[in-house]
Molecule: transfer RNA
Organism: Chloroparvula japonica
């Protein structure tokens, strides 16, 4: 240089154009307990950036950024 994959919550990951964007762990609050832990209940937090297509985009398209792989 060329080709390809990935980017969604603090972390690891789901999410085949229309769902209130989801789970686990972590965090916070509560119940229980003499206290802690565990268990149970609840809460907060998320689509890499910009633009495009569409009635509607996390999802499709383009560019950019970061990252991983292949190749010269």
């Nucleotide at each position: 240089g060329a080709g390809g994959g990935g980017u969604u919550a603090g972390u690891u990951u789901a999410g085949a154009g229309g769902a209130u964007a989801a789970a686990a762990c972590a965090g916070c609050g509560g119940u229980c307990u003499u206290c802690u832990a565990a268990a149970c209940c609840g809460c907060a937090a998320u689509c890499g950036g910009c633009g495009g297509u569409u009635c509607a985009a996390g999802u499709c398209c383009g560019c950019c950024a970061c990252u991983c792989c292949u190749u010269a």